[in-house]
A computed fold for a 342-nucleotide part of an RNA from uncultured Usitatibacter sp., annotated as large-subunit ribosomal RNA, domain IV. Rfam family: Bacterial large subunit ribosomal RNA.

Context: one part of a larger RNA
RNA sequence: CGCUGGUUAAGGAACUCUGCAACAUGGCCCCGUAACUUCGGGAUAAGGGGCGCCCUUGGGGUGUUAAAGCUUUCGGGGGCCGCAGUGAAAUGGGUUCUAGCGACUGUUUACUAAAAACACAGGUCUCUGCGAACGCGUAAGCGGAAGUAUACAGACUGACGCCUGCCCGGUGCCGGUAAGUUAAGGAAGAGGGUUAGCCGCUAAGGUGAAGCUCGCAACCGAAGCUCCGGUAAACGGCGGCCGUAACUAUGACGGUCCUAAGGUAGCGAAGUUCCUUGUCGGGUAAGUUCCGACCUGCAUGAAUGGCGUAACGACUGGAACACUGUCUCAACCAGCGACCCG
Repeated sequence: CGCUGGUUAAGGAACUCUGCAACAUGGCCCCGUAACUUCGGGAUAAGGGGCGCCCUUGGGGUGUUAAAGCUUUCGGGGGCCGCAGUGAAAUGGGUUCUAGCGACUGUUUACUAAAAACACAGGUCUCUGCGAACGCGUAAGCGGAAGUAUACAGACUGACGCCUGCCCGGUGCCGGUAAGUUAAGGAAGAGGGUUAGCCGCUAAGGUGAAGCUCGCAACCGAAGCUCCGGUAAACGGCGGCCGUAACUAUGACGGUCCUAAGGUAGCGAAGUUCCUUGUCGGGUAAGUUCCGACCUGCAUGAAUGGCGUAACGACUGGAACACUGUCUCAACCAGCGACCCG
C1' cells in the first nucleotide's frame, strides 16, 4: 500500500453521473391503515405496542360416578433480573410521494445490453369451399388436418375505458372490359438466291418454270398495359399569401392562389421543441433536472393507433423520511497478501 471484515466523536448525502456501496428495515402476536380502484385490490400500506423468567388465578379440551392427572393458537392478577427477553445462531421487506414507458405473469442478445425491445389475451383487415389457401420437396409425397370458415393461413395493432376524423390524385390490391396497344404461332402477297428449259455464233451474256431455300410481310392473334370503377385497421398524404373589430393587441370575418384532401378529437418545450436554462407557477436558502400550466407543434396526432388508466416492474426521471465512514476527514483493530530476514 492492497484485499476481506469490525468499530468510530460531532455532523448526516455536504459525496457523487446517481445514496453507487454500506447502514438501516426484518420474525410472531395485538392495534391500526390513506388517495385511488377494473371493487379483486392498493395492504405486511403507512404508523404504533408487546415478546424472558417466577408465583397465583379463571375458562376451554380430555378424562372420571366424582376426581386426580394431562393439555391449551384462550385469558386475569402479582412479582424477579439485566444495557438489552424473536437476548445466541439461523431465517430475515427500508418506507412514502410524484412523473414517464410498457397493461399484467412471461421472453431475449449462451460470453459487455433484461429493457420502454419480443411475446401476450383482446381488436381489425385479407386469403382459403377442401386434392383448401399456405409451406417443404425435382417428384412421388408430406405438413396444414385424421381439421372444414366459431376452421386454417398471412398482415397490422396490443389488457381495459373513451375513441379512431378528411383524402382513392400517385403506388398496391379487387372488379370491369367497348376501344387502343400487344408475343409465340398462323398467313395472303411481294422480293432475293439457286437452275432444267429458252434466247444467243459451239462464246460472253440474257431470261428463267417447278422444287429447295433466304429473310420481309398485309391480316388474324390472349393475358397484361392504356382505359372505367371500388378500396386507407392497404403503402401512404393531410397548404400558402393579403386584409379586417370605437386605444393597442388579437382576428370570429373577408379576399385570393394551389391541392387528391388540406390535421378533426385529443395531447403538446413531450423519450418528439432547434432557437431553449422558452415564459409563468410549485418545490429548494439557492433547481440547465423534476412537477403543474401556457401553445410560438424548427419537425404531435388517431390500430406505423390517439388520449387516459387500477394493478404489476432487478425498467427510467424527480422529491422526502429513516439510516448511515458516501462525505467533512480521517483514525484504530483483525485476518490475508505485499514488504524484510531466513

Taxonomically the source falls in Usitatibacter (Bacteria, Betaproteobacteria, Nitrosomonadales, Usitatibacteraceae).